[in-house]
């Protein structure tokens, strides 16, 4: 130079066309003399940037930027 993979919530990752989720954290509420633990709720997102495709793109194509590998 070249070849794979990953990029998604604060943290670890589902979701591969048709309003974006889950466990942890965190917050508040119930419990308890009080923590913890547990139950209950609610919030938390420019889906890594552009562009194309299509009615519709996190999902398909391009092209860039980061990170892991692997040849040279």
């Nucleotide at each position: 130079g070249c070849c794979g993979g990953a990029g998604u919530a604060g943290c670890u990752c589902a979701g591969c066309g048709g309003c974006a989720g889950a466990g942890c954290a965190g917050u508040g509420c119930u419990u308890u003399c009080g923590u913890a633990a547990a139950g209950c709720a609610a919030a938390g997102g420019u889906c890594g940037c552009g562009a194309g495709u299509u009615c519709g793109a996190u999902u398909c194509u391009c092209g860039c930027c980061u990170c892991c590998g692997g040849c040279u």